[in-house]
RNA sequence: CGAGUCGGUCAGACAAUCGCCGCCUGCUUGCAGGGGGAGGAAAGUCCGGGCUCCACAGGGUAGAACGCCAGGUAACGCCUGGGGGGCGCAAGCCUACGGAAAGUGCAGCAGAAAGUAUACCGCCUAAGCUCGCAAGAGCCGGUAAGGGUGAAAUGGUGCGGUAAGAGCGCACCGCGCAACUGGCAACAGGUGUGGCGAUGGCAAACCCCGUUCGGAGCAAGACCAAAUAGAAAUCCAAUGGCGUGACCCGCGCUGGAUUUGGGUAGGUUGCUUGAGGCAUGUGGUGACACAUGCCCUAGAUGAAUGAUUGUCCGCGACAGAACCCGGCUUAUCGACUGACUCACCUA
Numbered sequence: 001c002g003a004g005u006c007g008g009u010c011a012g013a014c015a016a017u018c019g020c021c022g023c024c025u026g027c028u029u030g031c032a033g034g035g036g037g038a039g040g041a042a043a044g045u046c047c048g049g050g051c052u053c054c055a056c057a058g059g060g061u062a063g064a065a066c067g068c069c070a071g072g073u074a075a076c077g078c079c080u081g082g083g084g085g086g087c088g089c090a091a092g093c094c095u096a097c098g099g100a101a102a103g104u105g106c107a108g109c110a111g112a113a114a115g116u117a118u119a120c121c122g123c124c125u126a127a128g129c130u131c132g133c134a135a136g137a138g139c140c141g142g143u144a145a146g147g148g149u150g151a152a153a154u155g156g157u158g159c160g161g162u163a164a165g166a167g168c169g170c171a172c173c174g175c176g177c178a179a180c181u182g183g184c185a186a187c188a189g190g191u192g193u194g195g196c197g198a199u200g201g202c203a204a205a206c207c208c209c210g211u212u213c214g215g216a217g218c219a220a221g222a223c224c225a226a227a228u229a230g231a232a233a234u235c236c237a238a239u240g241g242c243g244u245g246a247c248c249c250g251c252g253c254u255g256g257a258u259u260u261g262g263g264u265a266g267g268u269u270g271c272u273u274g275a276g277g278c279a280u281g282u283g284g285u286g287a288c289a290c291a292u293g294c295c296c297u298a299g300a301u302g303a304a305u306g307a308u309u310g311u312c313c314g315c316g317a318c319a320g321a322a323c324c325c326g327g328c329u330u331a332u333c334g335a336c337u338g339a340c341u342c343a344c345c346u347a
Stems, first nucleotide, its partner, number of pairs: 002342009012312007020037002023034005039318001043329002046327005051217004058249004063213005068082005083097001084095004098208002103206002105202002120147002122143003128139004155173006174196001175194004180189003221269004231260006240254005276295008
């Protein structure tokens, strides 16, 4: 000085005037004073819960989700650390990562052949037969090392051997098996052994295996007030019907289903003190846990934070809570900052 990688913080600022919502205090009940008032994603409604109600809150089948190992967490499909594989010079990044010897299935075209395969071009002529004086030619036979096709062709390289070849034999690599060492483990390492090729790939194909899985949802639910029609018709009826996510069993209840018509839809609560935030210390590689101290930080309900002026500046992107929280995913103008990697130059 350039290019990268992995993080952290912020989310226009300041001042004045008027306006909006909620809380506290005072009091003359509508005024005054004081404090507070949208996000890093509030978004998607994708996972997991808290909370509320229902359900003998049970069993099974189907279905769905997850899928290396060990931890964290209230829990998770999340996070942390490690292992295997892949990418990158590297810092680092990605990973839908159990099983292909249970079975089924898929791979167009090309190619001889796409999975106990195969001979298109080729190589050989050992052995056997025929012709020929001979060289040689043909038949029969052997072969998959060479070439071609393809994303992929039945382990790879080298040496020997052979008529020519082939794990046919050997060396190394690969693969399988065995025990040993290290590690909680996934796994790794070297040693020994087997000529082995379980016949290669795909399970983000069906499938097999393991683990997990009540439902509905703040429009849940509770309370108060008011009004009406304690209405009508049809069907089924205890061997029935309803409830329990689908179905079956079980259990509970004793009436259900459909249609017509009428009344109300108002208020209070739930509603914000939480698996809460911040700081420090201890433990841990880390996610995080524990202890101590401090703090209270929107609760609207046709939906509150807007308008004007002045100055500064990074010239303002994506974008507004509606019961709450932990995650993931998506969108995004920029500013500041820490650590690390690589290349070049200088000393």
Model confidence (mean pLDDT): 76 of 100. A computed fold for a 347-nucleotide RNA from a Pseudomonadales bacterium, annotated as Bacterial RNase P class A. A source record names the gene rnpB. NCBI's taxonomy places the organism under Bacteria, Pseudomonadati, Pseudomonadota, Gammaproteobacteria, Pseudomonadales. It matches the Rfam family "Bacterial RNase P class A". Rfam's curators write: Ribonuclease P (RNase P) is a ubiquitous endoribonuclease, found in archaea, bacteria and eukarya as well as chloroplasts and mitochondria. Its best characterised activity is the generation of mature 5'-ends of tRNAs by cleaving the 5'-leader elements of precursor-tRNAs. Rfam classes the family as a ribozyme.